[in-house]
Context: one part of a larger RNA
RNA sequence: GAACAAACGCUGGCGGCGUGCUUAACACAUGCAAGUCGAACGAUUAAAGCCGGGCUUCGGCCCGGUGUAUAAAGUGGCGGACGGGUGAGUAACACGUGGGUAACCUUCCCUCUUGUCUGCGGACAACACUUCGAAAGGGGUGCUAAUACCGGAUAAGACCACGAUUCCACGGAAUAGUGGUAAAAGGUGGUGGAAUCAAUACGAUGCCAUUGCAGGAGGAUGGGCCCGCGCACCAUUAGCUUGUUGGUGGGGUAAUGGCCUACCAAGGCAGAGAUGGUUAGCUGGUCUGAGAGGAUGAUCAGCCACAUCGGAACUGAGACACGGUCCGGACUCCUACGGGAGGCAGCAGUGAGGAAUAUUGCGCAAUGGGGGAAACCCUGACGCAGCAACGCCGCGUGAGUGACGAAGGCUUUCGGGUCGUAAAGCUCUGUCAGAAGGGAAGAAAUAUGCUGUAAGGAAAUGUGCAGCAAGUUGACGGUACCUUCAGAGGAAGCACCGGCUAACUCCGUGCCAGCAGCCGCGGUAAUACGGAGGGUGCAAGCGUUGUUC
Numbered sequence: 001g002a003a004c005a006a007a008c009g010c011u012g013g014c015g016g017c018g019u020g021c022u023u024a025a026c027a028c029a030u031g032c033a034a035g036u037c038g039a040a041c042g043a044u045u046a047a048a049g050c051c052g053g054g055c056u057u058c059g060g061c062c063c064g065g066u067g068u069a070u071a072a073a074g075u076g077g078c079g080g081a082c083g084g085g086u087g088a089g090u091a092a093c094a095c096g097u098g099g100g101u102a103a104c105c106u107u108c109c110c111u112c113u114u115g116u117c118u119g120c121g122g123a124c125a126a127c128a129c130u131u132c133g134a135a136a137g138g139g140g141u142g143c144u145a146a147u148a149c150c151g152g153a154u155a156a157g158a159c160c161a162c163g164a165u166u167c168c169a170c171g172g173a174a175u176a177g178u179g180g181u182a183a184a185a186g187g188u189g190g191u192g193g194a195a196u197c198a199a200u201a202c203g204a205u206g207c208c209a210u211u212g213c214a215g216g217a218g219g220a221u222g223g224g225c226c227c228g229c230g231c232a233c234c235a236u237u238a239g240c241u242u243g244u245u246g247g248u249g250g251g252g253u254a255a256u257g258g259c260c261u262a263c264c265a266a267g268g269c270a271g272a273g274a275u276g277g278u279u280a281g282c283u284g285g286u287c288u289g290a291g292a293g294g295a296u297g298a299u300c301a302g303c304c305a306c307a308u309c310g311g312a313a314c315u316g317a318g319a320c321a322c323g324g325u326c327c328g329g330a331c332u333c334c335u336a337c338g339g340g341a342g343g344c345a346g347c348a349g350u351g352a353g354g355a356a357u358a359u360u361g362c363g364c365a366a367u368g369g370g371g372g373a374a375a376c377c378c379u380g381a382c383g384c385a386g387c388a389a390c391g392c393c394g395c396g397u398g399a400g401u402g403a404c405g406a407a408g409g410c411u412u413u414c415g416g417g418u419c420g421u422a423a424a425g426c427u428c429u430g431u432c433a434g435a436a437g438g439g440a441a442g443a444a445a446u447a448u449g450c451u452g453u454a455a456g457g458a459a460a461u462g463u464g465c466a467g468c469a470a471g472u473u474g475a476c477g478g479u480a481c482c483u484u485c486a487g488a489g490g491a492a493g494c495a496c497c498g499g500c501u502a503a504c505u506c507c508g509u510g511c512c513a514g515c516a517g518c519c520g521c522g523g524u525a526a527u528a529c530g531g532a533g534g535g536u537g538c539a540a541g542c543g544u545u546g547u548u549c
Stems, first nucleotide, its partner, number of pairs: 001549004006545005013395006019388002021353001026351003030348003035078003040075002045069001049066007085306003095230007104223002109219008117152003121149001127142006159179001165173001186211006195205003232278003239269003244266008281303004285296004308329005331342004359385001361384003367381001368379004398428004408419004432490001434485005442476001448469007493538005498519003504533005514521002
């Protein structure tokens, strides 16, 4: 000199963009942060209309059906493995980089292909009744549906075993034989042409469309595993190791492997630093520096690890799972003392710790995500607002003129000098703040309607694609911005002035009080202490402290 996730002191007008618990991975009151689908299902509830029946005081009422809606609870599906937080652990294939996988997996999505046959077969919730318990939560009996569960059939190019051919040799292609493996007859909409039941109703089978579902092949995406190299300090850590090192058989996994196990061999690592200890998330980056380097790893992005502490598995395509389960420990809470409940390192917020770090805000309008055919619902992700000069950037606190060099302060050699064109006065301007009026962009859609087109079909509805039309949707926010009004009015401080280092005099003090980054000042004329006048530097900041280069 530069920098900072800074803090402290004095001071403080506005705006834009950023940033904001570095300490106790300490404990947490309260609210919210992951739901959604009725176009999978049984039930349930309510209103208008329509149909049928009954009653009627002729006003209407009741029952059944249809139809349209609704979604608290339940079965079922998908998602809760993403998004969000933190950096405790980890010196490691954790990370970075470059490779390998002929040793592997991949829900949803895309393309191609083959199917979606049959049995209401048996249940379990919900529900009803009953029962135990203070509660949390259970038990028993009975009933019921499904895209829940199960049995049978069919099937290859998929899997296993056998033989032959090719290759970079645990792989790929082709042929034949044996055994095993799947489906939702689903949902929604349309249709009545042909066919069947029914013949009242388009009601059922059917047919068509669409969306699901099952097997296979490929893609895309996301992961798993392995390897080369790089990756802190201590030798005042020199020897370490028995599943240890390797082999064979077996198990396990999606998959290789001592990953596990039985047996066999006795190996393996190490001064090019093993083992042990200390510290630490890693990287892109960031700061500094001419560079080489050094330091660092906040915000943003990628990866990893963790979710009160320790352990374990279940479900699932994916977890050994932050707002899931089980067990154990500590802690907190409830209790009828028998027993239960909980996990903010999500967003706010509280206490504590600390020099120190914000609102228990608004909205799903945008972007993105989950579910859904869609409307839409959910989303403390996100978009915004609030607080803080915490940082960077921008603007303002007025401009011109004005000598009688006013008053006043300070100083003086008493002549003067200086503050100083500074002020006053005169002439203007109107940024920001204030008031009034107008007032955005961010919104494009989805859905709806129409047209064209493609495939399918008996046809139509519908579906995909393209285009057009009218319209809806804004938290921020009556904000930004624009115009007008009034009026210099409301807006300057902080540090320093001995040398380094820009800036000097007077008074007070008298080795005292004090200053100080280093050198050093102060013992009666202190440019170094304290005050004043003046000056210098920076400026809504200025200094100090801390840390890095």